Predicted 3D model of a 715-nucleotide part of an RNA (large-subunit ribosomal RNA, domain II) from a Candidatus Methanophagales archaeon. Taxonomically the source falls in Candidatus Methanophagales (Archaea, Methanobacteriati, Methanobacteriota, Methanomicrobia). It was read from a public genome assembly.
[in-house]
Context: one part of a larger RNA
RNA sequence: GCCAGGGAGUAUGUCUCUGUGGCGAGGCUAACCUGCAAAAGGGGAGCCGUAGGGUAACCAACAGUUCGCAUCCUAUGGAGAGGAACGACGUAUGAACUGCGUGGAGUCACAGGGGUAUGACCCGAAGCCGGGUGAUCUAAGCGUGGGCAGGCUGAAGUUCUCCGAAAGGGGGAUGGAGGGCCGAACCGGUGAUGAUUUGCAAAUCUCUCGGAUGACCUAUGUUUAGUGGUAAAAGGCCAAUCGAACCCGGCAAUAGCUGGUUCCCCUCGAAACAUGCCGUAGCAUGACCCGGUCUGAGAUGGAUAGCGUUGUAGAGCUACUGAUUGGGGGAUCCGGAGUCGAAAGACUCCGCCCCCCUGUCAAACUCCGAAGGCGCUAUCGUCAUAGAAGAUCGGAGUCCGGGCUGGGGGGUAAGCUCCCAGUCCAUGAGGGAAUGAACCCUGACUGAGGUUAAGGUCCCUUAGUGUCGGCUAAGUGUUAACACUAAAGAGCGUUGCAGACCACAAACAGCUGGAAGGUUAGCUUAGAAGCAGCUAUCCUCUAAGGAGUGCGUAACAGCUCACCAGUCGAGGUUUGUGGCAUCGAAAAUGGAUGGGGCUUAAGCCGACCACCGAUACCUCAGGGAUCUGAAAGGAUAUCCUGUAGAGGGGCGUUCUGCAUGGGCAGAAGCAUCCCUGUGAGGGGAUGUGGACCGUGUAGAAACGAGAAUCCUGGC
Numbered sequence: 001g002c003c004a005g006g007g008a009g010u011a012u013g014u015c016u017c018u019g020u021g022g023c024g025a026g027g028c029u030a031a032c033c034u035g036c037a038a039a040a041g042g043g044g045a046g047c048c049g050u051a052g053g054g055u056a057a058c059c060a061a062c063a064g065u066u067c068g069c070a071u072c073c074u075a076u077g078g079a080g081a082g083g084a085a086c087g088a089c090g091u092a093u094g095a096a097c098u099g100c101g102u103g104g105a106g107u108c109a110c111a112g113g114g115g116u117a118u119g120a121c122c123c124g125a126a127g128c129c130g131g132g133u134g135a136u137c138u139a140a141g142c143g144u145g146g147g148c149a150g151g152c153u154g155a156a157g158u159u160c161u162c163c164g165a166a167a168g169g170g171g172g173a174u175g176g177a178g179g180g181c182c183g184a185a186c187c188g189g190u191g192a193u194g195a196u197u198u199g200c201a202a203a204u205c206u207c208u209c210g211g212a213u214g215a216c217c218u219a220u221g222u223u224u225a226g227u228g229g230u231a232a233a234a235g236g237c238c239a240a241u242c243g244a245a246c247c248c249g250g251c252a253a254u255a256g257c258u259g260g261u262u263c264c265c266c267u268c269g270a271a272a273c274a275u276g277c278c279g280u281a282g283c284a285u286g287a288c289c290c291g292g293u294c295u296g297a298g299a300u301g302g303a304u305a306g307c308g309u310u311g312u313a314g315a316g317c318u319a320c321u322g323a324u325u326g327g328g329g330g331a332u333c334c335g336g337a338g339u340c341g342a343a344a345g346a347c348u349c350c351g352c353c354c355c356c357c358u359g360u361c362a363a364a365c366u367c368c369g370a371a372g373g374c375g376c377u378a379u380c381g382u383c384a385u386a387g388a389a390g391a392u393c394g395g396a397g398u399c400c401g402g403g404c405u406g407g408g409g410g411g412u413a414a415g416c417u418c419c420c421a422g423u424c425c426a427u428g429a430g431g432g433a434a435u436g437a438a439c440c441c442u443g444a445c446u447g448a449g450g451u452u453a454a455g456g457u458c459c460c461u462u463a464g465u466g467u468c469g470g471c472u473a474a475g476u477g478u479u480a481a482c483a484c485u486a487a488a489g490a491g492c493g494u495u496g497c498a499g500a501c502c503a504c505a506a507a508c509a510g511c512u513g514g515a516a517g518g519u520u521a522g523c524u525u526a527g528a529a530g531c532a533g534c535u536a537u538c539c540u541c542u543a544a545g546g547a548g549u550g551c552g553u554a555a556c557a558g559c560u561c562a563c564c565a566g567u568c569g570a571g572g573u574u575u576g577u578g579g580c581a582u583c584g585a586a587a588a589u590g591g592a593u594g595g596g597g598c599u600u601a602a603g604c605c606g607a608c609c610a611c612c613g614a615u616a617c618c619u620c621a622g623g624g625a626u627c628u629g630a631a632a633g634g635a636u637a638u639c640c641u642g643u644a645g646a647g648g649g650g651c652g653u654u655c656u657g658c659a660u661g662g663g664c665a666g667a668a669g670c671a672u673c674c675c676u677g678u679g680a681g682g683g684g685a686u687g688u689g690g691a692c693c694g695u696g697u698a699g700a701a702a703c704g705a706g707a708a709u710c711c712u713g714g715c
Base pairs, nucleotide, nucleotide: 001715002714003713004712005711006710011118012117013116014115015114016113017112018111019110020109021108022107023106026048027047028046032042033041052059053058062087064086065085066084067083071079072078073077088102089101090100091099092098121260122259124257128250129249130248131247132246133245139224140223141222142221143220144219145218146217147216148214150182151181152180153178157174158173159172160171161170162169163168186211187210188209191207192206194205195204226242228238229237230236263650264649265648266647267646268645273286274285275284276283277282288397289395290394291393292392293391294390298383299382300381302380303379304378305377306376307375308374309373310372314368315366316365321362322361323360326357327356328355329354330353334351335350336349337348338347339346340345401425402424403423404422405421406420407419408418409417410416430441431440432439445622446621447620448619449618450617451616455612456611457610458596459595460594464609466608467607468606469605470604471603477598478597489583490582493580494579495578496577497576498575499574500573501572502571510567511566512565513564514563516540517539518538521535522534523533546561550559551558623640624639625636626635627634628633651704653701654700655699656698657697658696659695660694661693662692669688670687671686672685673684674683675682676681
């Protein structure tokens, strides 16, 4: 891992609700006795109900009126069980007000739903407490023993000798100290971050390495015990267990947490919100869902119109409040700066104030002001006596939500966060977007046939290499949104639109020629002559020619331009604003419009005609729900997606009572095949097997397996 078997809402007490049944102003017995371990019988103690109110003392209740559903009748109306309203009554110290109660329905049993106490649907802690067992491992102490090759060094002391007045010192021998040195046994465990790591081994192997006469190593005996020991101290060690050992018990500890929870079909169908809670992984109550009952006529979310209401979007601001650009003019007490003056003071500028022109803003501004929203009314629509809306009782689940569109608060921003309105996902399948919770189309009872939606129609791939007119040359693009990044800026890319100016009295561009004189203007300067710099920038001749546009020279010279003429012969120059392209443009394996590929398109823009394409729509057949009916049957414009969850109806297993069947001429079980039911399932044939097994009805459950890192076994 697979298979088989096992494996989770149970039992008792009690409270409450529903159903069925008995009796009913009453209902029932309990222990116990008796009895065949039964039933029946006995047993009235006691319990619930029949009266409430009040802390208590205490007091103590409907023979009234009206309306009215179902229903009935002599039927435009009347009566009217139950019911509703009013009134009345009891009580609370009770006059008023107020609270509770009053015109008789309960009780017992059984079945089911729910609450509660118990292990309480099942499995699951780490832990806590009690009583014991451990120092054969290891830590430390104590008693008695054992062990340490060999080599090196050479302390004190002693002795000889020398020096010295002495104290003392030097040298030679001797001596053999030391938590001394090197290094086996022995003890250890540094590095290889080696090998091994289903190992030789639940700590080993190899090389290397530390100590090795000591705070040394070691044998044996003995002591210390779990909030305790022992510890040269690491929370180390206390039997492969230690930040509190192990064993058994309390014990099925508790778990608001994780996981699991076993057959079918049908109907309806949520919430992720509010308030409170030491509450935020949880509860309770309300909202929302389901079922029952009561009641009895309206409900309404849609459309149109009318009448009201509003202050958003937008817009505006000498219409207020506040902010705010530039200019002109005015006024001038005041504030600031500067100049002049000995000072008084004067003048200039800026600020402040006013007017005019000009340019801008606001959630907490508004002279204005939509679309819409809201309220009422009318008409229509939809739902409703086949019972709506409402009330009440019983059962829940839910209180981590999320995406999109629009509108807001916070944030630089976020697949961010907190809200509002709507919608979808959650709980929604199908088609499209290559792929995809919520984007587009569309809400799936079953089967068959057809038509469309979104989106598509060169090939992969169902359907056009469709028609007409433009644009793009960048493979731009071939991507609705999301995702895929792309901007400021730049350019004789190309193509439209609108304007201005020049032009046959010849434009624009090109080519040919001219481009002069006063004069080297004046100043400056070594020089300055159009062309270093400063100032001025005239006149003449002219078709035209600057006291000079740019090169150039030391300064001149030289080249050139402005400007003019000729030649040529038809458009040219420029501004604004669109479309599609270009550059700007960088990321890590090689690489993606889904791919191939595509260029008057298979790209982009516009117009049109066909076709493909879904569980949508249409048609046919069938089933269900609901309603009706005694049934057979009938009706249905509408309904039949569904998690949590509620309700209804069934299938199967084992056993029991009653009734009734099958079986050695072959039961159950097993294997293969066939038939049948929406399904759980049911029936049959053949083989095997060799003795038990059904059906109907009523009842009882240790009653249904795929999951729980489930348990046991097999392979």